[in-house]
Molecule: Glycine riboswitch aptamer
Organism: Paenibacillus sp. GP183
RNA sequence: AUGAUAAUGCAGGGAGAGACUGUGAAAGACGAGCAGCGCCGAAGGAGUAAGCCCGGACGGGUGAAUCUCUCAGGUACCGAGGACCUGUAUUGGACG
Numbered sequence: 001a002u003g004a005u006a007a008u009g010c011a012g013g014g015a016g017a018g019a020c021u022g023u024g025a026a027a028g029a030c031g032a033g034c035a036g037c038g039c040c041g042a043a044g045g046a047g048u049a050a051g052c053c054c055g056g057a058c059g060g061g062u063g064a065a066u067c068u069c070u071c072a073g074g075u076a077c078c079g080a081g082g083a084c085c086u087g088u089a090u091u092g093g094a095c096g
Base pairs, nucleotide, nucleotide: 006091007090008089009088010087011086012085013084018037020036021035022034023033038075039074040073044071045069046068047067051062052061053060054059
């Protein structure tokens, strides 16, 4: 001195699903909150295949997700969040 996987920061893009029902704070409206029913999956969480390992076998362990569940979260616009993608900076140092 090349600078892979990976991690972190920043910027950009980024879906889905009830403007539901009842109640509801200063007169009203909007409407936070609360309760109920329905719905969504792309924060997080949980479950799981093949394979591999142990074992004579039954079985056990390990084992991924954008799959499944929906605990959590979300559920008009706005806002927030948002897996993932792109760019960039830093760390790092596979390979040459």